[in-house]
This is a predicted structure of a 425-nucleotide RNA (Bacterial RNase P class A) from Caldithrix sp. The sequence was found by an Rfam model in a public genome assembly. The model forms 88% of the base pairs in the Rfam consensus. It matches the Rfam family "Bacterial RNase P class A". From the family's description: Ribonuclease P (RNase P) is a ubiquitous endoribonuclease, found in archaea, bacteria and eukarya as well as chloroplasts and mitochondria.

């Protein structure tokens, strides 16, 4: 002095003038006035994840349905932080991972290529075996010309033998190098690789050592699946009180059974209780199981009897339509809060002492001008240093029940560590 990795902080600063919100005090009959004390972010954004709090009978089981996915640790919890293994980038500080199963099934691997999972060998190599041909030699037959057998030599790729080299392709029955072989191939071997056993070190994933085993019918699950673990719903417009004010409207729809025990009572009834049945009740769907509510009263008719079939009322529910109110009060700001220190811990957290109170609006308050610094930027001067004039706080952007974290957006300033070049001491 450059290029970089990695993390922490800020998000103007003074004074004045005026103008708003909330809270405490004071004055004042009320209206008002005066003092104080506060007052929008690092993301207040997205509404994605987890809660906190609140309201539903069931936060009970059990499918569907989601969402996590290496190990261990933090938290109220989490999908989220820490720190570790493992595989990949990068020279390096560091940085990415949707990281459990392919022998449980299913599906896909275009297109090139012989051939994409037991996958038919395209050119292609190979005379060891068999077939064919030609020789020379040696034996038979034969008058010759020749036939047949046997040795060895040569030729040929038709039977066969090969998946090493070569060719497509992201990928082609593990890889390099030796040896064998007719040429080949884990056929052997040796070093890796892949499995399996032990030992050692860790809390664990794992890594390291030593042995045995020629070992590999690939790849893909952010494809379906399969295994583990979690997950009740909604959401401050939840919720609670109070006031008011309508038509306690109006239509349709389901159930209102059966039997048991108990008291009272002559009798008919009465009153409680259980059980089954029926209907009806969770702010994702379904089904079970438990718990809740209701299971009445009066009259007409028909019928031999047992009963049967309908009215009206009234109770429990259920849809639909109509109407009236939509004002006010609370929830609502003391928190898994924030700051400082010491103490454990690689860390994230965590304890413990002390100090602090730091928006609560409800068409929604935090603002607006002057100056003056400074931080950016622009032009002009100057060798630099610096000077001078101008924008003018100038990005990204505004709290709505509260918090713990991801993601997105972004003008710029500091500070600290470490890595890599390059120069000098």
């Nucleotide at each position: 002095a450059a290029a970089g990795c990695a993390g922490u902080c800020c998000a103007g600063g003074u004074g004045g003038u005026c103008g708003c919100g909330u809270g405490g005090g004071g004055c004042u009959a009320u209206u008002g006035c005066c003092c104080c004390a506060u007052g929008a972010g690092g993301a207040a954004a997205g509404u994605c994840c987890g809660a906190a709090c609140u309201c539903c009978a069931c936060a009970g089981g059990g499918c569907a349905g989601g969402a996590c996915g290496c190990u261990c640790c933090g938290u109220a919890a989490c999908g989220c932080g820490g720190a570790g293994g493992a595989g990949g980038g990068g020279c390096g500080a560091c940085c990415c991972u949707a990281c459990g199963g392919a022998a449980a099934g299913u599906g896909u691997c275009a297109c090139a290529g012989a051939a994409a999972a037991u996958a038919c060998a395209c050119g292609g190599c190979c005379g060891a075996u068999g077939g064919u041909c030609c020789g020379u030699c040696c034996g038979g037959c034969a008058a010759c010309a020749g036939c047949c057998g046997g040795c060895c030599g040569g030729a040929u790729a038709c039977a066969g033998g090969c998946a090493a080299a070569g060719g497509u392709g992201a990928a082609a029955u593990g890889g390099u190098g030796a040896g064998g072989u007719a040429a080949g191939a884990g056929c052997u071997c040796a070093c890796c690789u892949u499995u399996c056993c032990g030992g050692c070190a860790g809390a664990g994933a794992u890594g390291u050592c030593g042995g045995g085993a020629g070992u590999a019918c690939g790849a893909u699950a952010a494809a379906c699946c399969c295994c583990g673990u979690c997950c009740g719903g909604a959401g401050c417009a939840a919720g609670a009180c109070c006031a008011a004010a309508u038509a306690u409207g109006u239509u349709u729809c389901g159930c209102c059974u059966a039997u048991c025990c108990g008291g009272c009572g002559a009798c008919a009834g009465c009153c409680g209780g259980g059980u089954a049945g029926c209907a009806g009740g969770g702010u994702u769907g379904c089904c079970c199981g438990u718990c809740c509510u209701g299971u009445a009263u009066c009259u007409u008719c028909c019928u031999u009897u047992c009963g049967g079939a309908g009215g009206a009322u009234g109770g429990c529910g259920a849809a639909a339509u109509g109407g009236g109110u939509a004002g006010g009060u609370u929830g609502c700001u003391u928190g898994a809060c924030c700051c400082u220190g010491u103490c454990a811990g690689c860390a994230a957290u965590g304890a413990c002492a002390g100090g602090g109170c730091u928006a609560g609006a409800u068409a929604a308050a935090u603002g607006a001008c002057c100056a003056c610094c400074u931080c950016u930027c622009c032009g002009g001067c100057u060798u630099u240093u610096g000077c001078c004039g101008g924008a003018a706080a100038g990005a990204c952007a505004g709290a709505a029940u509260u918090c713990g974290g991801c993601u997105u957006a972004u003008c710029g300033g500091a500070c600290u560590g470490c890595u890599u070049u390059g120069g000098a001491u």